Predicted 3D model of an 88-nucleotide RNA (SAM riboswitch aptamer (S box leader)) from an Acidimicrobiaceae bacterium. The coordinates come from a structure-prediction model, not an experiment, and the mean pLDDT is 88. It was read from a public genome assembly, where an Rfam model found it.
[in-house]
Formats: sequence, C1' cells, structure tokens
RNA sequence: ACAUCAUCCAGAGCGACUGAGGGACGGGCCCGUCGACGUCGCGGCAACCAGUGCGAAGCACCUGGUGCCAAUGCCCGAUCGAUGAGGA
Repeated sequence: ACAUCAUCCAGAGCGACUGAGGGACGGGCCCGUCGACGUCGCGGCAACCAGUGCGAAGCACCUGGUGCCAAUGCCCGAUCGAUGAGGA
C1' cells in the first nucleotide's frame, strides 16, 4: 500500500515547551499571538482485540494491545476519511 467487516449525534483536560497556522480534501462555518495545531508529562473517556470472573449468550473489570479527550466525522459533497479486527 490492498480488499472485507464493524463503528463514527454518547463520553473524556490540566500543566510544560514551541510559535502560525489548524479543523484530511472542495465549498461553508469555526478555532487561533487572551497562544490554536503539534510534542512531552500527568490525568481521563471508551470498551474494538487479548486477558480474568460469572455455565453459554451476555454482562462486569479495565491488567495488556490499540483508539480517543472543540464543534454530530463541525456542516454539505465525494466510488471521501478515521479507528479497530481478522485476511491475502
């Protein structure tokens, strides 16, 4: 990098560093020098996979692997995107 399946109107932020763009893309609308985006630390949310417990289903826990913590995936559009799981 490819195809498949599932989910995407719930939920969850403080500090330090940095310094101009960021919200994938087009249009809109927002966020941002009262410091956004990003990185790091700590904290948290969630429960896809593993694990453990309860007989199965299912549920619980949140120990491990991911993910996520402005706005419904911010809105509309697209043979769009993101994340997870197993696969070739």